This is a predicted structure of a 355-nucleotide part of an RNA (large-subunit ribosomal RNA, domain IV) from Imshaugia aleurites. Taxonomically the source falls in Imshaugia (Eukaryota, Pezizomycotina, Lecanoromycetes, Lecanoromycetidae). The full RNA is in RNAcentral, with records from ENA and SILVA. It matches the Rfam family "Bacterial large subunit ribosomal RNA". The coordinates come from a structure-prediction model, not an experiment, and the mean pLDDT is 83.

Context: one part of a larger RNA
RNA sequence: CAAUCAUUAAGGAACUCGGCAAAUUGACUCACGUAACUUCGGGAGAAGGUGGGCCGUCCCUUUUGAUUAAUAUCAGAUAAGGGAUAGGAGGCACAGAAUGGUGUUGUACGACUGUUUAAUUAAAACAAAGCACGCUGCAAAGAAAUAAAUUCGAAGUAUUGGGUGUGAUCUCUGCCCGAUGGCGGCUGGUUAUCGGAUUUGCUUAGUUGACUAAUAUAAGCUAGGCUUUGAAGGAACCCCCGUUCAAUGGCGGCCUUACAGAUGAGGGUCCUAAGGUAGCGGAAUACCCUGGCCGUUAAAUGCGGUCUUGCAUGAAUGAUGUAACGAUACAACAGCUGUCUCAAUGAUUGGCUCG
Numbered sequence: 001c002a003a004u005c006a007u008u009a010a011g012g013a014a015c016u017c018g019g020c021a022a023a024u025u026g027a028c029u030c031a032c033g034u035a036a037c038u039u040c041g042g043g044a045g046a047a048g049g050u051g052g053g054c055c056g057u058c059c060c061u062u063u064u065g066a067u068u069a070a071u072a073u074c075a076g077a078u079a080a081g082g083g084a085u086a087g088g089a090g091g092c093a094c095a096g097a098a099u100g101g102u103g104u105u106g107u108a109c110g111a112c113u114g115u116u117u118a119a120u121u122a123a124a125a126c127a128a129a130g131c132a133c134g135c136u137g138c139a140a141a142g143a144a145a146u147a148a149a150u151u152c153g154a155a156g157u158a159u160u161g162g163g164u165g166u167g168a169u170c171u172c173u174g175c176c177c178g179a180u181g182g183c184g185g186c187u188g189g190u191u192a193u194c195g196g197a198u199u200u201g202c203u204u205a206g207u208u209g210a211c212u213a214a215u216a217u218a219a220g221c222u223a224g225g226c227u228u229u230g231a232a233g234g235a236a237c238c239c240c241c242g243u244u245c246a247a248u249g250g251c252g253g254c255c256u257u258a259c260a261g262a263u264g265a266g267g268g269u270c271c272u273a274a275g276g277u278a279g280c281g282g283a284a285u286a287c288c289c290u291g292g293c294c295g296u297u298a299a300a301u302g303c304g305g306u307c308u309u310g311c312a313u314g315a316a317u318g319a320u321g322u323a324a325c326g327a328u329a330c331a332a333c334a335g336c337u338g339u340c341u342c343a344a345u346g347a348u349u350g351g352c353u354c355g
Stems, first nucleotide, its partner, number of pairs: 001350008010341002014339001019336001028051001030049001032048001037042001039168001054088002056085006062077005090094001102334007109326002114126002130166004135161001142152003171319002174251003179248002181244005188239002194233001201226008252270005279313001280310001291307006
C1' cells in the first nucleotide's frame, strides 16, 4: 500500500449523478393499538407500544388417605407440565450467542403471479385473463411436405379450430370510405390464351395458253406446301357501382365581431373525405423554456398541485382514472449511521525488507 473485518469524540447526508456502501430495525408474546383508500378480499407485521433470565409465594393439571349417599371439603405426595404475582437478589447487558423486517408519504409506468437478452440491459419490454374484429360447415380454415402421398388441426365440429389487434376491473371509445386494403355487385368500357373471317408473298405438280414447223416464256386455272396480316366473338383483373375504420390510415386556414380594455358565444370567406369530440395536458409527449403561479427548502434546471394559446396530446397504433402488487423510475420525511466535515486505532491475509 491492497483486500476482508472491528471500533470511534462532536455533528448526522454537509458526501454523491444518486443515502452507492454501511448502519438502524429484527425472532417470540399481548383480553395493547393500527389511518387514508378499497374491487370490501385487503391495506396490515400498517404505523406505534408492552413483556422477558434467576429466586420466593400461590393456584391448576396428576395422585394417596380421611369424610360424604355422591360432589364439595380437609391432610399429604408430586416425575412431568401450565398459570398468576404492587415480593426479592445479582449483572454493563436477562430475545444476554447465532439466525432473524428499516419505516412513512407523493407521482409516473405496468393491473396482478409469471417470462426475457446463458457471459454488459429484468424493465415501463414479452406474456396474461378480459375485450373486439375477420376466417372456418368438415376431404373445414390453417400448417409441414409437394409434379405427391401422408401427417398435424382432431379420434375435435362454430360455446370448435386457427389468425390479428388491444391488454384485469370501473367510466368510455367521437367524425371521415377521398387515398390504400378487404368484401359484395354487375349496366357499360377495356381485355390474355383461344378463335379464325380476311389477307401478303414464294413454291411443287397438272392444265389452259396467242404466235407457231417444233419447244419454250409471260399470264391464268385446279390440287397441295410454306409464309405475312389477323375481323366478329370472348374470362378474371382493372376502370365502374356500393359497403367496410376495435381495416392501413386521416381528423384546416384567413378576416371580423358584445357601450373602457381584454376575450370572442356569433358572422363572413376559402379549401377538405372529414376538419380533433369526451377526456387529459410543460406529460416517459412542450421547441421557445430553467413557461407563469402555489407548496416543499435558508437556498430547487428537482418533485407535487394548478393554469394551459397542445413546436408536434387524444380515444383498442386505445383515452382517462384506479384498490392490490413491483430486486421498476423520480421526489420528500423520520430513524440511522465513517458517505462526509476529517480522519484515527486495532485484527487477519497478501505485498515489502531480512533470513